A computed fold for a 71-nucleotide RNA from Elusimicrobium minutum, annotated as transfer RNA. The source organism's lineage runs through Bacteria, Pseudomonadati, Elusimicrobiales, Elusimicrobiaceae and Elusimicrobium. It was read from a public genome assembly.
[in-house]
RNA sequence: GCGGGCGUAGUUCAAUGGUAGAACGAGACCUUGCCAAGGUCAAAACGUGGGUUCGAUUCCCAUCGCCCGCU
Numbered sequence: 001g002c003g004g005g006c007g008u009a010g011u012u013c014a015a016u017g018g019u020a021g022a023a024c025g026a027g028a029c030c031u032u033g034c035c036a037a038g039g040u041c042a043a044a045a046c047g048u049g050g051g052u053u054c055g056a057u058u059c060c061c062a063u064c065g066c067c068c069g070c071u
Base pairs, nucleotide, nucleotide: 001070002069003068004067005066006065007064010024011023012022013021018054027041028040029039030038047063048062049061050060051059
């Protein structure tokens, strides 16, 4: 330099153009004489900038970061 893959909550992962979910973790409460375990509730995320579309995490372009391959 060229090509490909990935980027979503604090962490690990889902979500085939129509309300963004789960597990673990953190917080509050319940339960218990106390702890642990268990239960309930609430918070929390689509890498960035454009484009297409009535509507984009999803499709397209660029860009940034990480990984792989080629040279």